[in-house]
RNA sequence: GAUAUGCAAGGGCAAACCCGCCGCAAGGCGGGGACGCAAAGCCACCGGUCUGCAGGAGAUGCUCCCAUGAUAGCGGGGUUGCCAAA
Numbered sequence: 001g002a003u004a005u006g007c008a009a010g011g012g013c014a015a016a017c018c019c020g021c022c023g024c025a026a027g028g029c030g031g032g033g034a035c036g037c038a039a040a041g042c043c044a045c046c047g048g049u050c051u052g053c054a055g056g057a058g059a060u061g062c063u064c065c066c067a068u069g070a071u072a073g074c075g076g077g078g079u080u081g082c083c084a085a086a
Base pairs, nucleotide, nucleotide: 005084006083012037013036017032018031019030020029021028022027035073041079042078043077045076046075047074048071049070050069055065056064057063058062
């Protein structure tokens, strides 16, 4: 110095919920707030899950199918990264 690993230290992010805005919705953004997280930094490539505007089918005011939408804090994968004991 590098990789693996994660005892410390300095710190970092920020669930639920509330307020405002966007969106048909899932959900996202901003502020507050902390459940937690050693990548809970970033990426939708693979699987899963969620929604269903439009479209399709059945029905007659509903049901089902459906991703081109979402989820990186569901998992895999890719990529970048602070500090450092054993």
This is a predicted structure of an 86-nucleotide RNA (c-di-GMP-I riboswitch aptamer) from a Gammaproteobacteria bacterium. It was read from a public genome assembly, where an Rfam model found it. The model forms 95% of the base pairs in the Rfam consensus. Lineage of the source: Bacteria > Pseudomonadati > Pseudomonadota > Gammaproteobacteria.